[in-house]
RNA sequence: GCCAGCAUAGCUCAGUUGGUAGAGCACGUGAUUUGUAAUCUCGAGGUCGUCGGUUCGAAGCCGUCUGCUGGCU
Numbered sequence: 001g002c003c004a005g006c007a008u009a010g011c012u013c014a015g016u017u018g019g020u021a022g023a024g025c026a027c028g029u030g031a032u033u034u035g036u037a038a039u040c041u042c043g044a045g046g047u048c049g050u051c052g053g054u055u056c057g058a059a060g061c062c063g064u065c066u067g068c069u070g071g072c073u
Base pairs, nucleotide, nucleotide: 001072002071003070004069005068006067007066010025011024012023013022019056027043028042030040031039049065051063052062053061
């Protein structure tokens, strides 16, 4: 230098060929316990890496840039 993949909650990841986003763990509240842990209940937490484009509508399609990983030279 060229090619490919990945980027979604604090972490690990889903999201079924476009219809306003979820799970587990972690965190907080409450219940239980003499107390802690465990268990159960409820809750908070993300304008989906950036900037554009297409569309009535984009996490998902197209382009660009950034970061990471792998391959080729």
The RNA shown here (transfer RNA) has 73 nucleotides and comes from a Kiritimatiellia bacterium. It matches the Rfam family "tRNA". By type it is a transfer RNA. Rfam describes the family as follows. Transfer RNA (tRNA) molecules are approximately 80 nucleotides in length. The sequence was found in a public genome assembly. The coordinates come from a structure-prediction model, not an experiment, and the mean pLDDT is 82.